Model confidence (mean pLDDT): 77 of 100. This is a predicted structure of a 407-nucleotide RNA (Bacterial RNase P class A) from Candidatus Syntrophosphaera sp. It matches the Rfam family "Bacterial RNase P class A". Its family is annotated with tRNA processing, dimeric ribonuclease P complex and ribonuclease P activity in the Gene Ontology. The family's RNA type in Rfam is ribozyme. RNAcentral holds the sequence, with entries from ENA.

Order: sequence, then C1' cells, then structure tokens
RNA sequence: CGGGAAAACCAGAUGUCCGCUGUCCCGCAAGGGGCAGAGGAAAGUCCGGACACCACAGGGCGGGAUACUUCCUAACGGGAAGCCGCAGCAAUGCGGAGCCAGCUCCACAGAAACAAACCGCCCGGCACGCUCCUUUUGGUUGUCGUUGAGAGACUGCAGCUUUUUUUCAGUGCCGGGCAAGGGUGAAAUGGUGGUGUAAGAGACCACCGGAAGCCUUGGUGACAGGGUUUGCCGGGAAAGCCUUAUCCGGUGCAAUGCCAAAUAGGGAAGCCACGAAGCGCGGCCCGCGCGGUUACGGCUUCCGGGUAGGCAGCUUGAAUCCGUCCGCGAGGGCGGAUCCAGAGGAAUGGACAUCAGCCUCCGCGCGAGCGGGGGCCACAGAAUCCGGCUUAUCGUUUUCCCGUGGG
Repeated sequence: CGGGAAAACCAGAUGUCCGCUGUCCCGCAAGGGGCAGAGGAAAGUCCGGACACCACAGGGCGGGAUACUUCCUAACGGGAAGCCGCAGCAAUGCGGAGCCAGCUCCACAGAAACAAACCGCCCGGCACGCUCCUUUUGGUUGUCGUUGAGAGACUGCAGCUUUUUUUCAGUGCCGGGCAAGGGUGAAAUGGUGGUGUAAGAGACCACCGGAAGCCUUGGUGACAGGGUUUGCCGGGAAAGCCUUAUCCGGUGCAAUGCCAAAUAGGGAAGCCACGAAGCGCGGCCCGCGCGGUUACGGCUUCCGGGUAGGCAGCUUGAAUCCGUCCGCGAGGGCGGAUCCAGAGGAAUGGACAUCAGCCUCCGCGCGAGCGGGGGCCACAGAAUCCGGCUUAUCGUUUUCCCGUGGG
C1' cells in the first nucleotide's frame, strides 16, 4: 500500500435573534427573569419482566414456546465462557435434543429411494444352430481280390452323402442363484487386497475408516485421550406427524383509581283547576291581572349513575456516574455522589454568522503543503417504565489476519 475480520466511540460546537413545553422566583395584574427539555436506535412491537385489573382448590388432557454444556440475570427465545461440527490459507464466522419408539415423505432421472434387479455374471431345462470326432445302418462312386465266357454278383478298403445321439463356440425363451461391474441420481448397503465360489457377497481373512458395549484417565459438565471386545457398518427430512425435557392463566396505562358541568333520562319529597313556576302592576309583602289545564301533564328542591372535562397513575429507577473488592467473562457485593423530558390533537423548533468534519474544483509549490471557491452533513423522532433482539444509518478510531514492495 491492497484485500479482509472483529470491537469501540461520535451523532457536530459556539454566539445572536424569534418562538414552544415544564418548573421555580418576582409582580395585585399585565408581564418579566432563571433552570431543564429526544435516541442509539426513541423505530419494528419480535421476546422477557415490573405495574394494574380480571380469573383461579389441587391434578390431568389439550395448546404454545424453547432445545449441546456450565454460568449470568427479576426474567428471557437474551448474554458470557466453553464443547462439537461445518466454511475459510488465516483473523474469524455460522449451526446445535431425538429418524436404533412408531408412522409418513424423498421432485427429476432410474429396475429400485425399500428391502430392488434394467444391462450384466453364473447354474439348470427347452428350442435353433456352426464345427469336429466315433460307432452303427442305408445309398452311391472308385478300386483290389474271388467267381463268371460275358453282362454282372459277392467280400474288404477308401471317398462323398442323409438321419439320430453325444461333445463344443453362439443365439433365443423359461426357472433359479448373485449384488462384484455398468448405468440413473443430491443420495444405491464402508474402502483396498486376498481367500472362497457355478458366479458372487463381511460369507471369511489382513489392513484402513466408522459405530456400539465395557474398562480407565482428565474435566463441574458438554466432551476429549487411552485400552479392550464385537463384522456391528445405506442416506436425507423432526420450520413432517411425533417422542423426551423445561417453562407458560388472560388483557393491557385506551390498565386502574379519584373529582365532576350543561343537556337528556332515572329515583325521592313537595306544589298546581282551592290556579303552581314564570311575567306584569318600577322599593318590599299582601293583593290584582296575564299565564298554564290529556294530572300517563306542568313546576320546584334534593339524591344517585354515566358523559364532556380535570387530577392521580407519570417517572427515584433491576437508574446514572465515580471508587473499591470478587469473577477469565457476562455480571455481582460494598461505599460515595447526582436527579437527568414528562407532553397529552401531543412541546423539544426556525433563521443567520463563525469554527469543526467529509467530498470536490481552481491557483501556487519539486514536495510535505499553502491559499481560495462550491457542495454535503445521515437514519430517524419520546407517549407507563425497564432488560434484550432485529432492522435503518453519518463519520472516525483501535486491534488482528492474508498478500505485495522497501528499509
């Protein structure tokens, strides 16, 4: 310098002006002033808790979640440290109960994805059929011999030919044995060599690989090492049914509690045809007039429930920071300090300037660099509160691995 791996940090700073929310102070009030005011993910609402209400003798069935080991934790499906396997040259990353309980499935191809036989190897039977040999019989040709005057007849030998049987390459069909070899596939019964066999095969033997049982060593454990025995030796799917173990009641701050208006409705008491309430007769009472009659109506007072609205819940908490001790670590103990948004149709904002950061352009300079201009500055936003996970995202730093070059 190039490529990669893992962690950590930051999320602009300052000033001026104008606003918003909460709280405190001053002020009779109007108003003024001080202080505080989003996140690492506030997000997705995926998992776990706190808290609230409802339900609940106890147990089982059913349902859901999780799944190597030990530990951490309030709890977890989270985290730490390990074990084993896989990937990678490595740093490192990813995964994890059980298909020897039973059932089921395994695309395409292939004979077969379960207990299988297409090609193939071997045995037996039948049929076809090539060639060779032997024997017997028949036919025919030649020839020697005998006989015959001759034609001819007979015996032997040699050649050719037909049929049947047997032997031997081969082909087809049927019955059986095999699982070596070929071929298909992601996957086909461990591999190499030998013995053996009709042909073969862990059928048997040697070595190698694996598995299981027993013994033993180390480790809390997952597991690892060693010894020994047994020929025990086909694969995948459990985000298929299922088995085993552990855990789990439901709904959620719109939980829940308190205060409580108008209108309408409910209840109680009372008044009203013997004229209520209300209005007028301008102080008040009496009085008079108007008014109102479907009394299943009208009116007054009180009570209770709910709604609007308000208050609490609400932010002091498994809190944050510092120190110290224990632990490899996640984390825990002790001591000290601090208070750090609490809105509620929902504040936390906007403008300008300067300086940072990143990118880019121009000029100068051999060069480190200097000067100037422009642009960008993410993802996103509390809503009862915590612990996690996941996802989104600006920039920076550190450590480690691999490679190359130089000193």